A computed fold for a 63-nucleotide RNA from an uncultured Holophagaceae bacterium, annotated as Fluoride riboswitch aptamer (crcB RNA motif). The model forms 100% of the base pairs in the Rfam consensus. The sequence was found by an Rfam model in a public genome assembly. Rfam family: Fluoride riboswitch aptamer (crcB RNA motif). On this family, see Ren et al., Nature 2012: "Fluoride ion encapsulation by Mg2+ ions and phosphates in a fluoride riboswitch". The family has 289 seed sequences and 2,293 matches in Rfam 15.1. Rfam links the family to the GO terms response to fluoride and positive regulation of gene expression.

RNA sequence: CUAGGACCCGGCGAUGGCGUCCGCCCCAUAACCGCCUGGAAGGCUGAUGACGCCUGUGCAUCC
Numbered sequence: 001c002u003a004g005g006a007c008c009c010g011g012c013g014a015u016g017g018c019g020u021c022c023g024c025c026c027c028a029u030a031a032c033c034g035c036c037u038g039g040a041a042g043g044c045u046g047a048u049g050a051c052g053c054c055u056g057u058g059c060a061u062c063c
Stems, first nucleotide, its partner, number of pairs: 010025004016054006034044003
């Protein structure tokens, strides 16, 4: 990449994965897309919606 078979079935909640719970949206024209400053520009926090674990990252201390 192609072919066949079986089974299953939505999406989203500011940066990854898994599990649980909660909330939101309704076939997408939706839910969702952080904060500060601001004319431009610039700056800041956090991998969660919440909890647990893992990965990554940041700070401090010790060896």